[in-house]
Context: one part of a larger RNA
RNA sequence: GCCGGCGAGUUAGCGAUACGCGGCAAGGUUAACCCGAGUGGGGGAGCCGUAGCGAAAGCGAGUCUGAAACGGGCGUUUCAGUCGCGUGUCCUAGACCCGAAGCCGAGUGAUCUAACCAUGGGCAGGGUGAAGCGAGGGUAAGACCUCGUGGAGGCCCGAACCCACCAGGGUUGAAAACCUGGGGGAUGACCUGUGGUUAGGGGUGAAAGGCCAAUCAAACUCGGUGAUAGCUGGUUCUCCCCGAAAUGCAUUUAGGUGCAGCCUUGGAUGUUUCGUGACGGAGGUAGAGCACUGGAUGGGCUAGGGGGCCUACAAGCUUACCGACCUCAGCCAAACUCCGAAUGCCGUCACGUUAGAGUCCAGGAGUGAGACUGCGGGGGAUAAGCUUCGUAGUCGAGAGGGAAACAGCCCAGACCGCCAGCUAAGGUCCCUAAGCGUGUGCUAAGUGGAAAAGGAUGUGGAGUUGCCCAGACAACCAGGAGGUUGGCUUAGAAGCAGCCACCCUUGAAAGAGUGCGUAAUAGCUCACUGGUCAAGUGACUCCGCGCCGACGAUGUAGCGGGGCUCAAGCACACCACCGAAGCUGCGGCACUCACGUAUCGCCCGGCAUGUGGGUCGCACCACAUGUCCAAGCGCGUGGGUGGGUAGGGGAGCGUUGAUGCGCGCGUGAAGCGGCGGGGUAACCCAGCCGUGGACGCGCAUCAAGUGAGAAUGCCGGC
Numbered sequence: 001g002c003c004g005g006c007g008a009g010u011u012a013g014c015g016a017u018a019c020g021c022g023g024c025a026a027g028g029u030u031a032a033c034c035c036g037a038g039u040g041g042g043g044g045a046g047c048c049g050u051a052g053c054g055a056a057a058g059c060g061a062g063u064c065u066g067a068a069a070c071g072g073g074c075g076u077u078u079c080a081g082u083c084g085c086g087u088g089u090c091c092u093a094g095a096c097c098c099g100a101a102g103c104c105g106a107g108u109g110a111u112c113u114a115a116c117c118a119u120g121g122g123c124a125g126g127g128u129g130a131a132g133c134g135a136g137g138g139u140a141a142g143a144c145c146u147c148g149u150g151g152a153g154g155c156c157c158g159a160a161c162c163c164a165c166c167a168g169g170g171u172u173g174a175a176a177a178c179c180u181g182g183g184g185g186a187u188g189a190c191c192u193g194u195g196g197u198u199a200g201g202g203g204u205g206a207a208a209g210g211c212c213a214a215u216c217a218a219a220c221u222c223g224g225u226g227a228u229a230g231c232u233g234g235u236u237c238u239c240c241c242c243g244a245a246a247u248g249c250a251u252u253u254a255g256g257u258g259c260a261g262c263c264u265u266g267g268a269u270g271u272u273u274c275g276u277g278a279c280g281g282a283g284g285u286a287g288a289g290c291a292c293u294g295g296a297u298g299g300g301c302u303a304g305g306g307g308g309c310c311u312a313c314a315a316g317c318u319u320a321c322c323g324a325c326c327u328c329a330g331c332c333a334a335a336c337u338c339c340g341a342a343u344g345c346c347g348u349c350a351c352g353u354u355a356g357a358g359u360c361c362a363g364g365a366g367u368g369a370g371a372c373u374g375c376g377g378g379g380g381a382u383a384a385g386c387u388u389c390g391u392a393g394u395c396g397a398g399a400g401g402g403a404a405a406c407a408g409c410c411c412a413g414a415c416c417g418c419c420a421g422c423u424a425a426g427g428u429c430c431c432u433a434a435g436c437g438u439g440u441g442c443u444a445a446g447u448g449g450a451a452a453a454g455g456a457u458g459u460g461g462a463g464u465u466g467c468c469c470a471g472a473c474a475a476c477c478a479g480g481a482g483g484u485u486g487g488c489u490u491a492g493a494a495g496c497a498g499c500c501a502c503c504c505u506u507g508a509a510a511g512a513g514u515g516c517g518u519a520a521u522a523g524c525u526c527a528c529u530g531g532u533c534a535a536g537u538g539a540c541u542c543c544g545c546g547c548c549g550a551c552g553a554u555g556u557a558g559c560g561g562g563g564c565u566c567a568a569g570c571a572c573a574c575c576a577c578c579g580a581a582g583c584u585g586c587g588g589c590a591c592u593c594a595c596g597u598a599u600c601g602c603c604c605g606g607c608a609u610g611u612g613g614g615u616c617g618c619a620c621c622a623c624a625u626g627u628c629c630a631a632g633c634g635c636g637u638g639g640g641u642g643g644g645u646a647g648g649g650g651a652g653c654g655u656u657g658a659u660g661c662g663c664g665c666g667u668g669a670a671g672c673g674g675c676g677g678g679g680u681a682a683c684c685c686a687g688c689c690g691u692g693g694a695c696g697c698g699c700a701u702c703a704a705g706u707g708a709g710a711a712u713g714c715c716g717g718c
Stems, first nucleotide, its partner, number of pairs: 001718006011093003015090010027048003033042003052059002062074004096234002099231001103224006114198009123188001125157003128153001132149006161185003165182005200216001202212003237652006247260005261367002263364007271355001272357001274352008287339001288337002293333003297329004304322002306319004370395010400411003415588004420584003426578003429562003435575001437574006448564001454548002458545010475532005481505003486500003511526001515524002589642009601633002605628009653707001655704010671691005676685003
């Protein structure tokens, strides 16, 4: 890992509550216990209901508050309860199952290891050479010096022994700490044998929270114990109907919970819901505006201030300075408003709609991490697949078609079947279903098939304006002069460093000079003019489509690909087709609503008759028949509905056992292996074959150790 088996909402309580069924009913019912034994008989204590109010005493259809109620609160006016059984949910219990780390109690451990106690053992070899002592020297005596002797030391080198600093290997190891090569100590605070002592909030510790039996910030074993777990995981058959939430408020609260919101089931109400229209309302947003509050630009006017002149003081005059108020013009604002929509919201009426509409009561929930997109805002940087509100949609819980692929985008809401049809979004050259469709234009960039400020005789269209056959624009030929080298400045300044001025003359025209150039001149050239030529030529604005701007890492790689240029690109118009689980057609199933049906079906109830039981009695019970009623199931017709997570509701299948009735079986039960059939599913058998060898099956009712794929599930096998 696979296979098989096991494996999770149970049980209890004279518990609580709601619903269903049943008994009795202004009542209902017993509990312990007793008698009896056959399910029975007794037992009325107690409990619930029939009356409430008050904290209570208490009063009572009232009562409490209060001095009292003009009052106010809760009640009365009415609706039946209670006891069982079943089901849903809750409470108390382990309470759906598995899972802690831990806490406490009683014990077991120092054969590992820490420290200590007692008693033993061990340390090759080599080196160094302290004190002391002796001799000699030395001294007044010493000190001291030299030589020898001596053999000290947590001394030196280095085996055994002890340790574990480095590296490599090992890392499902040879080994749950090792191997190899180096390394440290090696007469000492040394190493070691044996015996003994200290025990769990305790020991021991040259101290690392180390060690105390591969376990230590509190050992191990058993017990309390099924501790607790707002956390994670898991939770077993089927079909049918409906179907959420990820919000508000609060929370030692934020991944939990309470109440509300939203879902479901039952009951009640009966259009109150929703849509549109009309009418009537509230409002201060968008926009706009500047009348207020503030911000803010320029002009005018000017109080005041500064400067200048004048002046003994006071005053006066003046000002290219600053400048309030006022005024003119132009602006800005979430916390400005003289104004002010559209939507939306509220109310009334009318019409439409009959929807799994609205509202109320009751049972059961889940949700309370949301996500993206469009629109309106805040935060951020008018960043984020960002964050936080509002609003709508989708996903969530939604399949199908489109967007190459792609929860949140576009189209569209899947009951089932069909080798039928029509469409949506999106498409129609090939991959690939359907047009290389029609008409008129545009684009030349593969733009299409990524991007800005900015740039440009790209190109198409619309327009405004200048010049032009009295000859424009471009090109070519010619002129482009004189006063004058204007004045100033300057070393120089002559059209052309710079400053000032920018006149006059001749003329067809020619600047006190457009650029190049020189040291300055010179030289070239332009403006301007004539000629040649002969028809358009400049400037500007707007619109359409293009161009540049445009750089990345595996390989084209920014159309899905091929490929596409009067298109297979773009714009406008038009016709046709394709295209989905949408719509239609045909067949079928289920749910629901409306109508019909009354017996040939079932069933509730009323009445009558008959029979039986029973009784004082047609009081009562059962059955049958007739008749009435029509609620429910059924049946028929028609309409609507049937995506679905959490979750609510309904109907079933199967397993084991129990009771009753019926049945099968050695002429072969169950089980097992197969075949053949049936059913909407869980499943089943009108049947057959094999195996097997003794028990099974159907119907009705009941009771559960009642359904396995997941829990790093448990046990076994392979």
Source information: Large-subunit ribosomal RNA, domain II from an Actinomycetota bacterium, 718 nucleotides, folded computationally. The full RNA is in RNAcentral, with records from ENA. Its Rfam family is "Bacterial large subunit ribosomal RNA". Rfam links the family to the GO terms ribosome and structural constituent of ribosome. Model confidence (mean pLDDT): 83 of 100.